[in-house]
Context: one part of a larger RNA
This record gives sequence, structure tokens and C1' cells, in this order.
RNA sequence: CGUACAAGAGCAUUUUGUGGAUGCCUUGGCACUGAGAGGCGAUGAAGGACGUGAUAGGCUGCGAUAAGCCACGGGGAGAGGCCAAUAUUCUUUGAUCCGUGGAUUUCCGAAUGGGGAAACCCACCACAUUACGUGGUAUGGCGACCUGAAUACAUAGGGUCGUUCAAGCGAACCUGGGGAACUGAAACAUCUAAGUACCCAGAGGAAAGGACAUCAACCGAGACUCCGUUAGUAGUGGCGAGCGAACGCGGACUAGGCCAGUGGUCUUUUGUGAAGAACCAGAACUGUCUGGAAAGGCAGACCAGAGUGGGUGAUAGUCCCGUAUGGGUAGAAACACAAAAGAUCCUCGAGUAAGACGGGACACGUGAAAUCCUGUUUGAACAUGGGGGGACCACCCUCCAAGCCUAAGUACUCCUCAGUGACCGAUAGUGAACAAGUACCGUGAGGGAAAGGUGAAAAGCACCCCGACAAGGGGAGUGAAAUAGUAUCUGAAACAAAAUGCUU
Repeated sequence: CGUACAAGAGCAUUUUGUGGAUGCCUUGGCACUGAGAGGCGAUGAAGGACGUGAUAGGCUGCGAUAAGCCACGGGGAGAGGCCAAUAUUCUUUGAUCCGUGGAUUUCCGAAUGGGGAAACCCACCACAUUACGUGGUAUGGCGACCUGAAUACAUAGGGUCGUUCAAGCGAACCUGGGGAACUGAAACAUCUAAGUACCCAGAGGAAAGGACAUCAACCGAGACUCCGUUAGUAGUGGCGAGCGAACGCGGACUAGGCCAGUGGUCUUUUGUGAAGAACCAGAACUGUCUGGAAAGGCAGACCAGAGUGGGUGAUAGUCCCGUAUGGGUAGAAACACAAAAGAUCCUCGAGUAAGACGGGACACGUGAAAUCCUGUUUGAACAUGGGGGGACCACCCUCCAAGCCUAAGUACUCCUCAGUGACCGAUAGUGAACAAGUACCGUGAGGGAAAGGUGAAAAGCACCCCGACAAGGGGAGUGAAAUAGUAUCUGAAACAAAAUGCUU
């Protein structure tokens, strides 16, 4: 120097493993529409504890009558909830199941006999008794009665009895009573955020408001509520940041009544009507080809007041459930109307209007500041009167405060039914498609996951072999497919291994 080659390394290809992306799917969510419902509770709620099955546990149901008992109605062959099966029962003398009504309904919880560290402890009275049971015993309000001080009559107070009157819970919406700060003003104090968040009280299916002591402008309108506009206008404002109307117009919806009597409102009863549960009937297709399977292809038919939808071994108007349409419906409740009975409603508004001082609300920060509310203090008139028309006065116009009620139009959705989606499709959509407010974390308030898919059907691999009586694997068998074997559809990449080729 040439040739060949071992080990290692690198690259490429192939075959596997690992992993769980992607595709497809949907039991679950999200948003909305239309109806309904808008409460439950001392006749013991909401929420729980503990039990309850032939069988351990979880979920669901139920409550010592305990996955259930009774009656009526429906229904018509299987059933004894799910994970999830075995045993054993029930059932055409009608089960399971569905609807309505009823019975039972341990203990805690407003929890109410007393107590208490919730699901426990300890009592008294009455009646029945011999199992130990049934019922009662909280507080306040209201009513009745018995008592009864200082203090004579009284009153306060005490006690007994009666009372389905209250309490407690509940997602938002509503009214009232209280009421921040961060923030913005490029700092900050008036101001803003904001009468927001939050707390408290109370109510209803809505709440609130409401029948002019209102507006307007010399023309007139005619309760209240909500929407659009007027209008980011007039104003207000360390005239900064910002805040921000009304009249009028157009719509939604319309309703007015009462205060002692031919009345209104409410309750109860009766009658009538409409609506209304489970549920019932419900049209119309065959052949052939491919295929594991026909709903697909081809051929020829049919129904339609039904061609929304879902299922069935691939894509079905005519296979199944349904759908259109028609029918059926008890009791209770609710609705409309009518009748009857009962209850309730105290007479036109004085310590009011108005003034002063201090605050607050009005878009309006004290301003020229009207109007409204009121803590203190003064304090009218009486329709021959009074209030308002943005200081105040006159004229003019307009209305009648200091009593009460009032549907609809408006707001919301814990919940039920039906439906819709240029909403999501398992790192998405609820935190939760699964034993999810679970496991787990925290003393506690509280925080809070991951996790879906065999196959049409378990037909879930009898039997044999290796192995430790394993794990795992090889045959055999099932199946259309087993590289669909329950670590199960598809199965990307990173990563790992082997084989082969090339390089050194």
C1' cells in the first nucleotide's frame, strides 16, 4: 500500500415492542324556544345518620309493614333495580311494570319533655298493661279563665286551658333597613367606583308602583309599569375625572274602585262547563346479486292527514318502536261562570302642610335651588280655603296632600314536559359521559382530580403442550376478523430492540 474481517459507532430500510395522538362514535354537557310549575315545613321540611336483599361492598329504592304493604284503573308474559351472577321463588286465580289515591315512615335535623360533643344520654304525667306499648309535656303570638305586688280600686307580674298562628329550608328575580374598599381622577382630599359588593328583614309567583294637591303652557294631556326615541341633548361637575335627565313622540298593555250599603274584597259550599293520568288503535314490499350479516346494487310494487326521529349484523317511508290522525281518562287540585252562606272593610284624612337648623333623595356636589323625605324645634288655613307651575312677588293656568285596594303589559328559573342548534364531542363540553363534589389534600373554612369505546352476538378460547398446581406463551377451537383476547376499535410521533444493507 492492497484485500478480507471482529467488536463498537453512525445512517437507511424492514419487522416488532412501547406509547396513546388521530379518525369515527356518544350514554353527558352547553345555549335557547314554547308550555307548565313557581314553593316545601309542627299532619315534622330541606338535608342527613343508621338500617333494609338468600348472598360482602358501592349506587338506587325503601323504613322495624324497610329494592317494599293496600285499593282502584291501565297492561298482557314474563319477572324478582344497576355493577352481576348463582340459588330459590312469584306469575294467565293476571305477576313484574305504569298511573292515581292511601298505609307504614327508626334516629338526627326548626327539632319542640330536659340535656347534648347531631344521629346520643336522662326524665315526668295519663291510659293500657306485662310486650314493655300508645299518647302528652319547648318558646312566642292570640283567646279564655284563675290569681296577684309596691298601692285602696287597679295594673305589672305569675299560673292553667285552648289554638294545624309563627318558626326552619329554598336557584334567581323583588321591596325595604344598613352599607364598603380596591379602582378612576394618570398623585390625592370634594368627586368616582356605588347606593355596587356584602349583611339584615320581609314578601310573591311575580314584586314594586298606581287612579293626579301630575304634567303642560295660555294649546292642551289624562293612573301605574315596561321598551324605543328625545339624547350623551338640557344640565351638573376640584366645570377635572366623570355623572346625566325631563317635556314631547312611537309602541306593549289597558281598569278602575272603596271609606256603612241595591257596595267592594276575601273565604267556604253546591252546581255547570272546559281541560285533563297511565293507556289504546294506528297505512304501506317482495324477488334477486354481493356479503359474515342487506336496510346497499338491480328489478318490479305500495302507503302517505304518517318521508320528524331512534333501533334492527352496512345506508329501511312500507321489519320493530314510533310519527300524522283519532280515541280514552278515576280521584284530587287548579281554571271559568252562576247561586247561597259567612267574614272583613270606621266616614274625606292636624302636631298635618309650611318655616328655621342639621342631613339625605332628586341627573342637580348649597348653588339663584324650586320639589320630595325627616332628627331637633316652631306651627296654619278649612273650598269665601289650600298645593304646584325651579329663588321670590303679582296676574293667569292647573290640581285637591296629610286614608285604603287594584289585573295586564315587566323581571327571574332550583324544577317538569316537549322541542331546537352554521353549540362541544372525552386535554372539548359542566369540576363531574365512569363508584364525582367521589378518591385524595387540609385542624378547619376550604381545595379537588384522573378515568369512555372487544364483538352483530360472549359465541369471553373446551381440550393438549412448555412453565413453579405461576405469570406468560405455543397449538386447537369460536368468529367476517383474535395484529378484535377483556392491558380489548383505529393505533401517529418521541423512545427501545432485532435483522439486512452501506460507512469506518